[in-house]
Molecule: small-subunit ribosomal RNA
Organism: uncultured organism
RNA sequence: GCUGGCGGCGUGCUUAACACAUGCAAGUCGAACGAAGCACUUGACCUGUAAUUCUUCGGAAGGAAGCUCAAGUGACUGAGUGGCGGACGGGUGAGUAACGCGUGGGUAACCUGCCUCAUACAGGGGGAUAACAGUUAGAAAUGACUGCUAAUACCGCAUAAGCACACGUGAUCGCAUGAUCGAGUGUGAAAAACUCCGGUGGUAUGAGAUGGACCCGCGUCUGAUUAGCUGGUUGGUGGGGUAACGGCCCACCAAGGCGACGAUCAGUAGCCGGCCUGAGAGGGUGAACGGCCACAUUGGGACUGAGACACGGCCCAAACUCCUACGGGAGGCAGCAGUGGGGAAUAUUGCACAAUGGGGGAAACCUUGAUGCAGCGACGCCGCGUGAAGGAUGAAGUAUUUCGGUAUGUAAACUUCUAUCAGCAGGGAAGAAAAUGACGGUACCUGACUAAGAAGCCCCGGCUAACUACGUGCCAGCAGCCGCGGUAAUACGUAGGGGGCAAGCGUUAUCCGGAUUUACUGGGUGUAAAGGGAGCGUAGACGGCGCUGCAAGUCUGAAGUGAAAGCCCGGGGCUCAACCCCGGGACUGCUUUGGAAACUGUAAUGCUAGAGUGCUGGAGAGGUAAGUGGAAUUCCUAGUGUAGCGGUGAAAUGCGUAGAUAUUAGGAGGAACACCAGUGGCGAAGGCGGCUUACUGGACAGUAACUGACGUUGAGGCUCGAAAGCGUGGGGAGCAAACAGGAUUAGAUACCCUGGUAGUCCACGCCGUAAACAAUGAAUGCUAGGUGUUGGGGAGCAAAGUUUUUCGGGGCUGUAGCAAACGCAAUAAGCAUUACCGCUGGGGGAGUCCGUUUGCAAGAAUGAAAGUCAAAGGAAUUGACGGGGGCCCGCACAAGCGGUGGGGCAUGUGGUUUAAUUUGAAGCAACGUGAAGAACCUUGCCAAGUCCUGACCUCGGUUUGACCGGCGAGUAACGGGGCGUUGUCUUCGGAGCAGGAGCGACAGGUGGUGGCAUGGUUGUCGUCAGCUCGUGUCGUGAGAUGUUGGGUUAAGUUCCGCAACGAGCGCAACCGUUAUCCUUAGUAGCCAGCAGUAAGAUGGGCACUCUAGGGAGACUUCCAGGGAUAACCUGGAGGAAGGGGGGGAGGACGUCAAAUCAUCAUGCCCCUUAUGAUUUGGGGUACACACGUGCUACAAUGGUGUAAACAAAGGGAAGAGAAGCCGCGAGCUGAAGCAAAUCCCAAAAAUAACGUCCCAGUUCGGAUUGUAGGGUGCAACUCUCCUCCACGAAGCUGGAAUCGGUAGUAAUCGCGAAUCAGAAUGUCGCGGGGAAUACGUUCCCGGGUCUUGUACACACCGCCCGUCACCCCACGGGAGUCGAUAACGCCCGGAAGUCAGUGACCCAACCACAAGGAGGGAGCUGCCGA
Repeated sequence: GCUGGCGGCGUGCUUAACACAUGCAAGUCGAACGAAGCACUUGACCUGUAAUUCUUCGGAAGGAAGCUCAAGUGACUGAGUGGCGGACGGGUGAGUAACGCGUGGGUAACCUGCCUCAUACAGGGGGAUAACAGUUAGAAAUGACUGCUAAUACCGCAUAAGCACACGUGAUCGCAUGAUCGAGUGUGAAAAACUCCGGUGGUAUGAGAUGGACCCGCGUCUGAUUAGCUGGUUGGUGGGGUAACGGCCCACCAAGGCGACGAUCAGUAGCCGGCCUGAGAGGGUGAACGGCCACAUUGGGACUGAGACACGGCCCAAACUCCUACGGGAGGCAGCAGUGGGGAAUAUUGCACAAUGGGGGAAACCUUGAUGCAGCGACGCCGCGUGAAGGAUGAAGUAUUUCGGUAUGUAAACUUCUAUCAGCAGGGAAGAAAAUGACGGUACCUGACUAAGAAGCCCCGGCUAACUACGUGCCAGCAGCCGCGGUAAUACGUAGGGGGCAAGCGUUAUCCGGAUUUACUGGGUGUAAAGGGAGCGUAGACGGCGCUGCAAGUCUGAAGUGAAAGCCCGGGGCUCAACCCCGGGACUGCUUUGGAAACUGUAAUGCUAGAGUGCUGGAGAGGUAAGUGGAAUUCCUAGUGUAGCGGUGAAAUGCGUAGAUAUUAGGAGGAACACCAGUGGCGAAGGCGGCUUACUGGACAGUAACUGACGUUGAGGCUCGAAAGCGUGGGGAGCAAACAGGAUUAGAUACCCUGGUAGUCCACGCCGUAAACAAUGAAUGCUAGGUGUUGGGGAGCAAAGUUUUUCGGGGCUGUAGCAAACGCAAUAAGCAUUACCGCUGGGGGAGUCCGUUUGCAAGAAUGAAAGUCAAAGGAAUUGACGGGGGCCCGCACAAGCGGUGGGGCAUGUGGUUUAAUUUGAAGCAACGUGAAGAACCUUGCCAAGUCCUGACCUCGGUUUGACCGGCGAGUAACGGGGCGUUGUCUUCGGAGCAGGAGCGACAGGUGGUGGCAUGGUUGUCGUCAGCUCGUGUCGUGAGAUGUUGGGUUAAGUUCCGCAACGAGCGCAACCGUUAUCCUUAGUAGCCAGCAGUAAGAUGGGCACUCUAGGGAGACUUCCAGGGAUAACCUGGAGGAAGGGGGGGAGGACGUCAAAUCAUCAUGCCCCUUAUGAUUUGGGGUACACACGUGCUACAAUGGUGUAAACAAAGGGAAGAGAAGCCGCGAGCUGAAGCAAAUCCCAAAAAUAACGUCCCAGUUCGGAUUGUAGGGUGCAACUCUCCUCCACGAAGCUGGAAUCGGUAGUAAUCGCGAAUCAGAAUGUCGCGGGGAAUACGUUCCCGGGUCUUGUACACACCGCCCGUCACCCCACGGGAGUCGAUAACGCCCGGAAGUCAGUGACCCAACCACAAGGAGGGAGCUGCCGA
């Protein structure tokens, strides 16, 4: 939050110890007392009276009721005196880190009302006072004065068994102070009555019980960024005070006391039994119930009392509230209810004293918001129910669907049955010992009745049990973590279905667990967080081998205690359970006591293996000081000598004719020490390097004389500690921060160059840090080896030497073991779960702030938190990348040839324009691309006109018999009219075909999905040599191996080696084509010889060419050399061709969310009189501009003219079209032959030959324009192609940049075809003639392979740092200003009150009796004091 049937047992202000209206929560006793009121009785008076009765009316009887007075009795009432209680019970947790609490002890240092027991008493007096009455002050609260009175109220006196005190004293006992029991002397203090006559109460003393007080051991949160605290402080002596010890208080004396085992200070907190959690150890917590403590609006104080410094008592101060006549007063819910407030949040102003307890009382009894009950709250725990059995056409509805079904679902309906709960009626407890029942007509029992009145909540992507549809479209939203949502969401919302729990279910908060993530049990520290820079050493911790004692630790027996409740076990009672009762256990602890003596400890005594000393010996950049040496740089002087030097990638600044640099000689000065030199040496680390001398530390080897555990580590502490830096004084050659200049650069406060000051050097003093690193603390022992090196020693051999062995240092490699891996591995990162120290607990904030210490300063040391992120990090793996490396390849560069980029035109694109200029393609890999050909059509775009089952497909029923052709209106489509003709098959039913009208399913879409929902197809890396798999092996694993290595190749081609052995897709080969030969076959091809012609036209022939079938050929075959005797390479032979002969087709795993929804197909979405269909016209051909691809040129290697040669491959019937004729020409006419090795297109051109032009904007170049024509077509204006004539533009070889080609290639020359009515400079093919160059792989680009680094993995177009700009949020500084507080410090002042002093004023009890005395009080003063 949603929902809610019943009952039982519990439980309910966690916040404001905030403020409280109202009622109640502590009274009781008349058997302590006086007085008043009430009732009754008796007596007296009114009065022998009244009513009434009788009457002789004269009177008699009668004696009620009332008033007043007195006495008595009785049950009470409110106030007062007095007693007991009010210190319990109830509440709360503010304070308190403390002997407060827990636990165990002590009191020889104490008290204790009521209660129990015991002993002994209670004699005789006195004076007051409240109530009350009167007067009086005040609003009230409350008083004041005068007068009266009682007591179990108060006060003397007597008595004293015993008690207390004082003084000395005896005996016994104790750990000490001391205690107990006696005897003696002296002194002191008591009492109360009431009565129902039974008792009750009183006084003193002792004992007990109960309750309390004080003291002690141990335990009891966090912070050292709190390290020193303390003056009554610590102790003593003597007093005071208290129930009692005590600096508790006072005087004097001494100077102590506490603290790293954490004092003091600060923060937080009531403590415990217990409760929650956990396997346990622990961690958290202190509601309810129980024990203790503290508090009662805040602070202080005492009084009374057995007990208080007192929740419902008093005094004072303060805040607040209330009353007031303004003078003054009253109050304290943290008692029970209740109110306001605060808050997410917590109940009734209930009933009863019936029970259990408390108080008072002799008792009856009274009182009790303690308590017992009830009410409210699903707040918790427990129990029960909301029905049970049968029931298929698997109903309807709903959801979904592949439309067949499936699910809801035996669920419902329906039939039969039952009645727990609730409802109705009847009976009806226990709780109560004689009476007395709030709960309560309750629990419980019985009866009748109806399936009736009783189910929700959360979840359904994984963790985690449970899935589909629709809606939404990074929106709305979800989310504990990962994450979901951008048009097909099991994650959002809804629905259906499902899962879980159930009168509850979810959420939130908190605690423990999981978390071995603070690690005692039970972690780590080379690289993940983490070893102090190093040493010496204090406290501490730990510590070798024997023997003896003690018993602190340890082990064991016994005793006390560990309250009850709780927990566990066993029983019992409520129908069960929760709950309650009984018994046992446990409470792991503490204390006392008896024992044991191995281990630790301790004491004593020994030992020598640890450690140290002595003696002998050699090694060393170990340290400090003094002296000294040569080389080199620089400077100075002098000589020689002349124009440059210097410096750099290239330069310049700079130096130099005033003589540099260079060179020779001499001199000065400072600093550093070449070679030797070495994973060589020494030192604790930092560090130490010429030579000599002096002083001096340490280590090592040998020896075994001495000491006898003297050891290890080490918080604090002390010392040392590179470089830079600081202070004072020197020194200053070179080098060189800062600085200056020159360069580089977009800039260049840099890298480079020229200069240059601090500094570097010395002495003294500071600083105290470094990637102070082996990122590895120090110490000891143990645990396979191998091999160098360094310093000693021993042994063998005849030994210059060599072999072997043993200690110490310093390296490499490696087994076991360890490790996340990398790696470490006797110099451990192994083992001894060894003992000691430092440090660590996600990243970042941050080694920062604040504080403190230190320093001259710079700084150093110590060292957080808030807000923030979901990671940060380590090691290794596979890729990708690198202005990393090695190897290799490619027209990749280089070499060479020709282009593009400049001009004109063609074509495509962008942009702009437009009604529309339809659209896709976008680096390479879009841009002469889709489009192998837009005048209409095409056509998808625009304008206008039309149609609606449609231009097209399928189906159902109906109707007609066609179709078709011509005519006219209209731009056309379309609409309407008339004319002509009437079909095929037949079993005569019809079938088939075609048309019309209308209806419905549907058609249709070049509309969308930035092809990022897809299939198919294609491009690209790239014809690059790669990409993988099985089994095995290695690795914790990702993965590796194979596929790497040495050769070789165009090739992962192949050979060898190898923990690999094999295999697949690629490579290669197989397939076309081309180059040579043979053979077969010769027509439409060919013609050597024969005949023959104008002509291979013909006869003839098939030798040749050619054609097209079949074969051969090339395989490193042979030789030589190289190579490893291999693979293979180089050269040669033969051959038409030689190492893949040339050229095609063929494209591995994959990459680019590459391209295409407009070839086609297709999911989903969208349109349906329109985004469909149709028609006409227009547009796609626009044009300041930019780019790509081409054509043609700029000319003489050329243009032009004449005449003459040589191809291949194709196409041809709606076709290609010959000869001939016409035209300058395009073309026209014409028609032969040809469905083609026959005929046609068809002329090849460059070339060669002969002329001409003569370097010009030309006889180059042809754009543009004007006419005139031709072809195609319904149509040539927008917008076709061609021809003649005329016009004759730009352009004289093209900036930066950039492209193609390695041989029959480039460049150059023409020819053909597809598309096509027509329309190529494009595309695809064909041949002709035909070069140059390649040293080579440094560089640019791309690729392959191995290796390396990586903080990249969307993979370098990556990742990522900081400032600034804009917006939002929060915080800070700020001249100042205003306000608040029981704040803090200091000072002033000092309430109440105890105590002390005083007390001139006042006073009943006693003494005296006359004054007065004893004693007391008010008042005043002093200390302390909120």